[in-house]
RNA sequence: ACAACGGAGAGUUUGAUCCUGGCUCAGGACGAACGCUGGCGGCAUGCCUAACACAUGCAAGUCUAGGGGUAGCAAUACCACUGGCGCACGGGUGAGUAACACGUAGGUUAUCUGCCCCCAUCACAGACAUAACCCCGGGAAACCGGGGCUAAUAUCUGAUGAGGUCGCGAGAUCAAAGCUUCGGCGGAUGGGGAUGAGCCUGCGGCUGAUUAGCUAGUUGGUGAGGUAACGGCUCACCAAGGCGACGAUCAGUAGCUGGUCUGAGAGGACGAACAGCCACACUGGAACUGAGACACGGUCCAGACUCCUACGGGAGGCAGCAGUGAGGAAUAUUGGUCAAUGGGAGCAAUCCUGAACCAGCAAUGCCGCGUGUGGGAUGACAGGGCUUCGCCUUGUAAACCACUGUCGGACGGGACGAAAGGAGGCCACGGGCCUCUGGGACGGUACCGUCAAAGGAAGGGUCGGCUAACUACGUGCCAGCAGCCGCGGUAAUACGUAGGACCCGAGCGUUGUCCGGAUUUACUGGGUAUAAAGGGUGCGUAGGCGGCCUUGUGCGUCAGAGGUGAAAUAUCCGGGCUUAACCCGGAGGGUGCCUUUGAUACGGCAGGGCUUGAGUGCGAGAGAGGAUGAUGGAAUUCCUGGUGUAGCGGUGAAAUGCGUAGAUAUCAGGAGGAACACCGGUGGCGAAGGCGGUCAUCUGGCUCGUAACUGACGCUGAGGCACGAAAGCGCGGGGAUCAAACAGGAUUAGAUACCCUGGUAGUCCGCGCCCUAAACGAUGUAUGCUUGGUGUUGGGUCCGCAAGGACUCAGUGCCGUAGGGAAUCUGAUAAGCAUACCACCUGGGGAGUACGAUCGCAAGGUUGAAACUCAAAGGAAUUGACGGGGGCCCGCACAAGCGGUGGAGUAUGUGGUUUAAUUCGAUGCAACGCGAAGAACCUUACCUACUCUUGACAUGGUGGGAAUCUUGCAGAGAUGCGAGAGUGCCGAAAGGAACCCACACACAGGUUCUGCAUGGCUGUCGUCAGCUCGUGUCGUGAGAUGUUGUCUUAAGUGACGCAACGAGCGCAACCCUUGCCUUUAGUUACCAUCAUUUAGUUGGGGACUCUAGAGGGACUGCUGAUCACUGAUCAGAGGAAGGGGGGGAUGACGUCAAGUCAUCAUGGCCCUUACGAGUAGGGCUACACACGUACUACAAUGGUCGAUACAGAGGGACGCAAUACCGCGAGGUGGAGCAAAUCCCACAAAGCCGAUCGUAGUCCGGAUUGCAGUCUGCAACUCGACUGCAUGAAGCCGGAAUCGCUAGUAAUCGCAGAUCAGAAUGCUGCGGUGAAUACGUUCCCGGGCCUUGUACACACCGCCCGUCACACCAUGGGAGUGGGUUGCACCAGAAGUAGCUAGGCUAACCGCAAGGAGGCCGGUUACCACGGUGUGAUUCAUGACUGGGGUGAAGUCGUAACAAGGUAGCCGUAGGGGAACCUGCGGCUGGAUCACCUCCUUA
Repeated sequence: ACAACGGAGAGUUUGAUCCUGGCUCAGGACGAACGCUGGCGGCAUGCCUAACACAUGCAAGUCUAGGGGUAGCAAUACCACUGGCGCACGGGUGAGUAACACGUAGGUUAUCUGCCCCCAUCACAGACAUAACCCCGGGAAACCGGGGCUAAUAUCUGAUGAGGUCGCGAGAUCAAAGCUUCGGCGGAUGGGGAUGAGCCUGCGGCUGAUUAGCUAGUUGGUGAGGUAACGGCUCACCAAGGCGACGAUCAGUAGCUGGUCUGAGAGGACGAACAGCCACACUGGAACUGAGACACGGUCCAGACUCCUACGGGAGGCAGCAGUGAGGAAUAUUGGUCAAUGGGAGCAAUCCUGAACCAGCAAUGCCGCGUGUGGGAUGACAGGGCUUCGCCUUGUAAACCACUGUCGGACGGGACGAAAGGAGGCCACGGGCCUCUGGGACGGUACCGUCAAAGGAAGGGUCGGCUAACUACGUGCCAGCAGCCGCGGUAAUACGUAGGACCCGAGCGUUGUCCGGAUUUACUGGGUAUAAAGGGUGCGUAGGCGGCCUUGUGCGUCAGAGGUGAAAUAUCCGGGCUUAACCCGGAGGGUGCCUUUGAUACGGCAGGGCUUGAGUGCGAGAGAGGAUGAUGGAAUUCCUGGUGUAGCGGUGAAAUGCGUAGAUAUCAGGAGGAACACCGGUGGCGAAGGCGGUCAUCUGGCUCGUAACUGACGCUGAGGCACGAAAGCGCGGGGAUCAAACAGGAUUAGAUACCCUGGUAGUCCGCGCCCUAAACGAUGUAUGCUUGGUGUUGGGUCCGCAAGGACUCAGUGCCGUAGGGAAUCUGAUAAGCAUACCACCUGGGGAGUACGAUCGCAAGGUUGAAACUCAAAGGAAUUGACGGGGGCCCGCACAAGCGGUGGAGUAUGUGGUUUAAUUCGAUGCAACGCGAAGAACCUUACCUACUCUUGACAUGGUGGGAAUCUUGCAGAGAUGCGAGAGUGCCGAAAGGAACCCACACACAGGUUCUGCAUGGCUGUCGUCAGCUCGUGUCGUGAGAUGUUGUCUUAAGUGACGCAACGAGCGCAACCCUUGCCUUUAGUUACCAUCAUUUAGUUGGGGACUCUAGAGGGACUGCUGAUCACUGAUCAGAGGAAGGGGGGGAUGACGUCAAGUCAUCAUGGCCCUUACGAGUAGGGCUACACACGUACUACAAUGGUCGAUACAGAGGGACGCAAUACCGCGAGGUGGAGCAAAUCCCACAAAGCCGAUCGUAGUCCGGAUUGCAGUCUGCAACUCGACUGCAUGAAGCCGGAAUCGCUAGUAAUCGCAGAUCAGAAUGCUGCGGUGAAUACGUUCCCGGGCCUUGUACACACCGCCCGUCACACCAUGGGAGUGGGUUGCACCAGAAGUAGCUAGGCUAACCGCAAGGAGGCCGGUUACCACGGUGUGAUUCAUGACUGGGGUGAAGUCGUAACAAGGUAGCCGUAGGGGAACCUGCGGCUGGAUCACCUCCUUA
């Protein structure tokens, strides 16, 4: 000087919303791997899997200054041996281990410590062997045996004893080694230090209770043994302890830590590299040596494996460094050097060192650098992409100009890392200084200089949203993508390719794992009425928590100081590599533990007191509280008797059933069991379950008042104990009713149900079990605090004569403030604000299932998973839609009527069938006499056959020709081959315009496909009254309000009220037509008056009718009544018309992916000598059948015949056609008149008058068929209409069902028109005649408004449940089978150690000797590894068969749930059933609807 520095969200459940809740993503990290790509350097890192097996080489030696030996005359050299030190370090690995293994803090008076340092003392005298060596022998080898010689710092004995050890002491006992170049190096004993190690203790750090009891050396003691040392460490004896819900034991997993990653932090995950500790070294056991090992590169034994072998025997241990195989997604060189650092040996030189230092390989990671820089627009005439064809983009990018030179390349120079050591010299001499010499693996490397040239150096991923970045083509639910949501079914920004863009960059993506986001385990920092979640209820143990005052203590707590918290890491500061990564130095921190000093508020502990918590006493009170016994009446059933007669009963309707053997009904009597009407009440009591006639006995709790007593005695409560509806179970009773099961009858497609008739367990009692419920307020218990109002139950106080009022305690309801809440709601009886304790939750399903345990007689209860699967499941509220929910209202919707359809024949359309083709479309209402207002050819799109290919049609080019007309031949025709006539118009005199022919190419053409790519048009709900907006207000929000309510209307029409105020599209009105009047105008219309005529014919008239222009008229304006006196309704007057006068046109926001690509237009796709075009013929007209729409009928309200009257609206020149004549007739001949208020079509018909028929298949009906004709047309065969004659079918009023119509309507009658050459029973118009009925809104259908429920939102044609069948997946059971681990019991017993030893051997010491002491071998005992047997436990795998579960595209059966889901649903229990389920008993509302009661509301 510095250290304080730190917190983001998004997608996905819904039609939309808020919440709950899971899933997913964006970040960081890695010992990584994989894919594509790859220039350089620095620094790191590199078998996470098989602690699997290992070829080969190396990784621990050194000392000749301990010794003998060999060679040499010697100096000297040399290898092996003996001897010393080392090999217990360094290096590797993480298998085991849940443990004093590790971490941290301590203890060790309970200990050891080679080499090193210091101090003290000593180092004397002897002795016996043995290797090497020599000889002999065995063996393939490894190696071994025998004999002989020899030395030591090898070994042994004696002496000495400062000192050590033992002992109370006397005393006893214990050492040694020499070598030398004379510099030095060693030896022995003891003490101290340092270092290292052993042992002990407190505390800390994994999971499982579906592991709850474990333990016999176990716990302690005494004594002994053993160890360096304490100790059951071992043994003998004694005692019976020790551990455990604060989790023992058992099982699973795991080396521990400093730290690493992440995180705002608290935490969470991890424990590679570096560092500390531990454990292990092929597997298991064991000891020896030694200061240190029970020893990675030592020994012995056992086992497995590998190798050698002469088959007799041997050898081996890479979890050292390289390397090999194997495993695996995956991890490097059989490199260099001891130059440095360090280690071993040595006096030293030196030697050894796969420790180490370096190099190699790998983008494995971190860091740095480069692949150029500047200028350059005509925004390139290049290329690519796109395009609206104009352009835009790639893009200053390139080219081009100028510049630079990092890295790489070439050449040259060239380190630091080095200190030592040796030789010589000097000095103050274990050392220092000087001179010389000498030494680098890395490495000719780093670094520096010079040279040349932009020359050699860019990719990966992504571009629907999250998430930065968009277009074209290809593909067509295919191929594919995908982290989540999800893309792809012919216009894909989501697949593939391309162009462009975005992100990062020598890397980029993917996969895996961890943390984060995730407040999604919540200590920081969550919840439990309805989302997952309060135990069914109480009593109470442990535990947790605990009132007021005071004293002590100082355990917790707090403060100061000291020790420790290794280094490295992390943070800060500074420094070194050109920078950075990296490295170095320093500082701070290290939340912990220990020691010590102090403070005493709070908690604890101990003492003393208090009364308010709690309890006791006393005085009163209410109650379906509990138990036992007794008793009462009503009712059901049964029995007996009487009366009485044919039914009863039951249902939607019935039947089964009962009854003439006398039922039901009724009266009397009796029996028996069960339950207690009224009172009765959101009244009471109880902890909950629950408790209801009356009386008695026993008994629990509660409340109020009082303030005498105790003095914190309290709250909660894991385990535990007790109680615990209904159903169910056992034994014994009882049995009236009701009633699972069962039987029968119905219903039904079926009906294992709902309904009915019966009916057994059971329902009741006693005793004993069971222990669960929607055991609910879906709300744990206790305490305190926090505005109010109003009922009610039990008590008390005060006021008042009373009625009543005020206050208060304990309950029990409703409304509601603040607050809370996702909302619904809650709100002193909290779901508010707090405290204490308990219980429970952590996505849905699998599943409250399996396994295990436990309880139970059983049923079953309690506890309670996983695999797998989904991206949701869920709560509350909103808007719609829907309901076999409710309310109000409307409509020819029903009802009341009239006439039809459905039966017949025919016409016509459709389906089906047929066909070469029967072209195509329309398909519930809203297709079916529809497109089609008219198929013989044409139309025509279809079929067959024959033809054409720039085309039948459009535009452009060139050449020729007017156009056009007449005509011959071939052909079915299109067409082909010819002949002739004709040469026009404009013109500036070049030519041009129209038309025709030929040629070539752009192109034409398509009734080909897609109406689900579209425009336009249309249908439908529906001429229904609705659909919205702005501002404001309310709500977190979706949304609501307005638009709801009351009255009213045909109407969201209008009025009133109202947190709304206004507005728009719709309604209405404006438009057309019709009904009355006025006025204007009168021809072709009209004719009253005046003339005239056969005739409004003519003159005339302008009155009337009519025509067509302009106006008037109707507005609830007037009167009365009714409602809220606003607006409206009803009645009336007047009026041609009265409350919209009649009719039409007019169709809101939207719905149906409704209809139409074949009217037209049009995107895309497809065809191009054909899917285009032409021609002829055929087909669209077929025919077993089914349906729709019509016509004509079945007759007398009629048919036929005769006579006779009255319309409107239209059409007419390619036309309508009169009079007249011909024909029976269709029609023909002929042609007046008329471009039409003038002429024609054109006689209207029903009607009226008269006649006939007489109820019949007819004088009804007219189909069908024959013959003969007419007309149109190029042509009536397939396939026209009409006429005449003849024929004369079905049909006698139509089953189930169904349609239209409310007044000039239905019904009935005819007329006209469009289309059209001809061809209507269709369609569109027109008039004539002209009704019936509507009480009314219960029901059917459709619609509107309000409200309610909802699990629907593709919106009930919705959603959805279970069995069965099929495929796949995981899992439980399973006779068993095969492994792993492990307990107990027994057998067994290698090597080794210890004990014993009478057999064998034996150098040092003793002894003259014999022999002894001691030692070794052998034997034996104890312990014990491997191994074996038996029996358990546990775990994994597998298993015929079997159970359920999950998933799957359109499978089968039903329809259980969601609406009152059509029998309200659900919970518990029991029985039954293909299945969802059904039924009984009790319970709940998380049930709709209607009614009643009670309570509440102006806050």

Small-subunit ribosomal RNA from Kapaibacterium sp. (SeqCode), 1499 nucleotides, folded computationally.